About this RNA: Predicted 3D model of a 74-nucleotide RNA (transfer RNA) from a Leptospiraceae bacterium. NCBI's taxonomy places the organism under Bacteria, Pseudomonadati, Spirochaetota, Leptospirales, Leptospiraceae. It matches the Rfam family "tRNA". Rfam classes the family as a transfer RNA.

[in-house]
RNA sequence: GGUCGUAUCGCUUAAAUGGCUAAAGCACAUUCCUGAUAAGAAUGAGAUUCCAAGUUCAAUUCUUGGUGCGACCA
Numbered sequence: 001g002g003u004c005g006u007a008u009c010g011c012u013u014a015a016a017u018g019g020c021u022a023a024a025g026c027a028c029a030u031u032c033c034u035g036a037u038a039a040g041a042a043u044g045a046g047a048u049u050c051c052a053a054g055u056u057c058a059a060u061u062c063u064u065g066g067u068g069c070g071a072c073c074a
Base pairs, nucleotide, nucleotide: 001073002072003071004070005069006068007067010026011025012024013023019057028044029043030042031041032040050066051065052064053063054062
């Protein structure tokens, strides 16, 4: 330099072929339980879906460019 993949709460992943409030586990906060922890139970907070444009009535999803990361080729 070229090709391909990938980017979603703190972490790991969902979200069929665009559609109503972006979901789950772990972690976190509060309460219950306990002599006290752990475990368990209930409730709750937390995401402008990497950035910018385009298509569309409507974009996490499709298209283009950029950036980060990874793999391969040279």